Context: one part of a larger RNA
């Protein structure tokens, strides 16, 4: 190269966008590039196959033919694919109506909780353990009421319930602002799908710098437990943890299941939206777009999966090839660093 795969055995890039390339809807007409069929040069002999010859036979020599699946010119064909020209709407995008959302960005505002600090009552113990100390309290703690500061989250509503591509979004509240959906014309007329390189966004932890710091807490001290205890429990406490910038690029970034879009039995919840109708409501029935539980046919090594596929075919891209060495040296390339991406061989079983 052919092939076999990729939910959980090895394998789907974290996730959008989007360059090249790849693939592309209906209908007509044309051209012939690809494409098909004839024809005609050429595809050295040698060898390999076929049928004969000569060496007693054989290998060996030799004659002839097939063979050289290719190229080249050239005659035709026009269904397919391509290219040109026209034209349509069933895919795509837009315009109008509307009604949901913890989608994003900034700025304002509350309320309960902790903790501090003033003050008032109050008197001896509070805290904390399985038990206990370490701590804290007559310098007056703990409880309790006022009243202050400041941080940092947002009980209930809450729901296999919503929003967004994905990380993710949850008090209210104002401005800005993307995006899906429903419906009903009307408008463009294949603008379309995928996506190597490339760029964009990316939890938490971690770095710059400069605020900030209330709880919580890596480190770090101390009490205790133990044969010991660098832990598990307690007591305390710094970095973070929160803010602005700017970096870093990984996660069990998970549905361990790439996007697109066709088809292929049902039933039972629940979330927006539409239409008649049937019934007068507490609601049936019916369609779309989402989220879920069961479950046919099929799949599948089982457990499952099943219109939200893991069925059934298609377009595209990305990966995987025995376990270990090892996602690791070494170069490269990004980074302040930490690291990250790329990514081997020896060896070994």
């Nucleotide at each position: 190269c052919u092939g076999g795969g990729c939910g959980u055995a090895a394998a789907g890039c974290g996730u959008g966008c989007g360059u090249a390339g790849g693939c592309g809807g209906u209908u007509u007409a044309g051209u012939a590039a690809g494409u098909u069929a004839g024809a005609a040069g050429u595809g050295a002999a040698a060898g390999c196959c076929c049928u004969g010859g000569g060496c007693u036979c054989a290998a060996c020599c030799u004659a002839g033919g097939a063979a050289u699946u290719g190229c080249u010119u050239u005659u035709a064909a026009a269904a397919c694919u391509a290219c040109u020209a026209a034209a349509c709407u069933a895919g795509a995008a837009u315009c109008u109506c509307g009604g949901a959302g913890g989608g994003g960005a900034u700025g304002g505002u509350g309320g309960a909780a902790u903790u501090u600090c003033c003050a008032g009552u109050g008197u001896a113990g509070a805290g904390g353990u399985g038990a206990a100390a370490u701590u804290c309290g007559u310098a007056g703690a703990u409880a309790u009421u006022g009243g202050a500061a400041g941080g940092a989250a947002u009980a209930c509503c809450a729901g296999u319930g919503g929003c967004g591509a994905a990380g993710g979004c949850g008090a209210c509240u104002g401005u800005c602002u993307g995006g899906a959906c429903c419906a009903a014309u009307a408008c463009u007329g294949a603008c379309g799908c995928u996506g190597a390189g490339g760029g964009g966004c990316g939890a938490a932890a971690g770095c710059g710098u400069g605020g900030g710091g209330a709880g919580c807490a890596a480190a770090c001290a101390g009490g205790a437990u133990u044969a010991g205890a660098u832990a598990c429990c307690c007591u305390g406490g710094u970095a973070g943890u929160c803010c602005a910038c700017g970096c870093c690029g990984u996660a069990a970034a998970c549905g361990a299941u790439g996007u697109c879009a066709a088809c292929u039995a049902g039933c039972c919840g629940u979330u927006g939206g539409g239409a008649g109708u049937c019934u007068u409501u507490a609601g049936g029935c019916u369609u779309c777009a989402g989220u879920g539980a069961c479950g046919c046919a099929g799949a599948g090594a089982a457990a499952u999966c099943a219109u939200u596929a893991a069925g059934c075919a298609u377009a595209c891209c990305g990966c995987c090839u025995g376990g270990g060495g090892a996602g690791u040296a070494c170069g490269g390339u990004c980074g302040c660093a930490a690291g990250a991406u790329u990514a081997a061989a020896a060896c070994u079983c």